[in-house]
Context: one part of a larger RNA
């Protein structure tokens, strides 16, 4: 010089655009972040409408569906937070898989045939303070379970044709054991099975990227093989047995430090440094262990044990997990609102209406940063007053102010007033915008509301009076101060940058 998630002092007008707990992965009060379908189901049956009864505002029948707790299905594995751990195929990159898995999506063929027995919720009746929870009895269903047929599966057998070692890829024959759902009605959506894709994920392997030899020796599921078990799949990934192997100064092993790249700070590069913000990929989810469900999960707002803590208790039991938003308290130099709204983009369910969505849109605080604009323009000498200096004659402050002309950007005020919606909803007709009466556009008013901070011996642009006297101070380095200090303190005056200016920490 340049850079920063900064702090700090001193000052402080406006605006866009971005950014904001780096510390305690401390420990959390409240409230919100993931629901959704009645066009799967039995139930419930409101406003209303028709009829009846009559005790005229009431019951009864009918009709309609508004609700919803349940069963059932999809979603909850995504999206959001952290970076604690981890020197690993975790991660960048390039490469296989003839050793995989893929729900919702698209594409091919085929089928959707026939039976059954339950349970929630309703009632009815116990326990328990409360979380909750037992017993009867009843009911459906795209829940669940049987049969019945199937090009596909898997066995065996054969032939043909390819290959990259293991082998694959097509056709015949045999045997095994397997599917299914209905619903709406107008179109039409499911269901099973099956080809081929997109999509997403799992495994492997080449090669890279911290520090420490004041760590030299490591290892017994350890290296290989056989059979077996287990996964979607290879594999010591597991288990019997056998063999004695395997990996190391090209640094094994062990300690110490760390999330990893795209990037982003510097620098002419080369290198160095750091990985906040924004995206990719991991890992977590009070710590530490386990599996369920499922197409994915060993699941952040699931479960289940054990533990710390902390609440409730009628002392028998119980509940709880902000490293989502927002907010406490703690630590800390330091880092914000318990704010609008689903109108946009996107996301889950739904056939749709739509319904949730602290993702996201937006607005709040903070000169934390970048950016842009204001704080007035021209004219004004007898060169006023004052202030400082001074050789007392003057100099400077200085066209700087008064004073005269003029503009009104910002900010105020007053009326108008969006674009984001070429969407979406609706048979139309018309409906719909949180930001927001924001942005912009017009009048009005009046120089009127708006300048500071560092330094001034050299390096380094900028000098004099005073006070102090090696004192008090001042310093980034040299060094200043001991009675004429341009270096301390102040005051004129200058230099410099400007809504900032300096210090300070760090990197290059």
């Nucleotide at each position: 010089g340049g850079a920063u998630g900064a702090a700090c002092g001193c000052u402080g007008g406006c605006g866009g655009c971005g950014u904001g707990c780096u510390u305690a992965a401390c420990a959390c009060a409240u409230g919100c972040a993931a629901g959704u379908c009645g066009a799967a189901c039995g139930a419930u049956g409101a406003u209303g409408c028709a009829c009846c009864g009559c005790u005229u505002g009431c019951g009864g029948u009918g009709u309609g569906g508004a609700u919803u707790a349940g069963u059932g299905g999809c979603g909850a594995a995504c999206g959001g937070g952290u970076g604690a751990g981890u020197a690993a195929c975790a991660c960048g990159u390039g490469a296989g898989u003839a050793a995989c898995c893929u729900g919702c999506c698209c594409u091919u063929g085929a089928c959707u045939c026939u039976g059954g027995g339950a349970u929630a919720a309703g009632c009815c009746u116990g326990g328990g303070a409360a979380a909750c929870u037992g017993g009867g009895u009843c009911u459906a269903a795209u829940a669940c379970c049987g049969g019945a047929u199937a090009u596909g599966a898997c066995c065996u057998u054969u032939c043909a044709c390819c290959g990259c070692a293991u082998g694959g890829u097509g056709g015949g024959g045999g045997g095994u054991g397997g599917a299914a759902a209905g619903c709406u009605u107008u179109u039409g959506u499911g269901g099973u099975u099956u080809u081929g894709g997109a999509u997403g994920g799992a495994c492997u392997c080449g090669c890279g990227g911290c520090c420490u030899a004041u760590c030299a020796g490591c290892u017994u599921g350890u290296u290989g093989g056989u059979g077996g078990g287990g996964u979607a799949a290879u594999g010591g990934c597991c288990u019997a047995c056998c063999a004695a192997g395997g990996c190391g100064a090209u640094g094994a092993c062990g300690g110490g430090u760390a999330g990893c790249c795209g990037g982003c700070c510097u620098g002419a590069g080369a290198g160095g440094g750091u990985g906040a913000c924004c995206g990719g990929c991991c890992a977590c989810a009070c710590u530490g262990g386990g599996a369920c469900u499922g197409a994915g999960a060993c699941a952040c707002g699931g479960c289940c044990c054990a533990g710390a803590c902390u609440c409730c208790u009628a002392c028998g039991g119980g509940a709880g997990g902000c490293a989502g938003c927002a907010g406490u308290g703690g630590g800390g130099a330091a880092u914000a609102u318990u704010g609008c709204a689903c109108a946009a983009u996107g996301g889950g369910c739904g056939g749709a209406a739509g319904c949730c969505u602290g993702a996201u849109g937006c607005a709040g605080c903070g000169a934390c940063g970048c950016c842009g604009c204001g704080u007035g323009a021209g004219g004004g000498a007898u060169g006023a007053c004052g202030g400082c200096c001074u050789u007392c004659g003057g100099g400077u402050u200085g066209u700087a102010a008064a004073c005269c002309u003029c503009u009104u950007u910002c900010a105020g005020u007053a009326g108008g007033g969006a674009a984001g919606a070429a969407g979406c909803c609706g048979u139309g007709a018309g409906g719909u915008g949180a930001c927001g009466g924001u942005a912009c556009c017009u009048g009005c008013a009046g120089a009127a509301g708006a300048a500071g901070c560092g330094c001034c011996g050299g390096c380094u642009a900028a000098c004099u009076a005073c006070g102090u006297g090696c004192c008090a101070g001042c310093a980034g380095c040299c060094g200043c101060g001991g009675u004429a200090a341009u270096a301390c303190g102040u005051a004129g005056g200058g230099c410099g940058c400007a809504a900032g200016c300096g210090u300070u920490a760090u990197c290059c």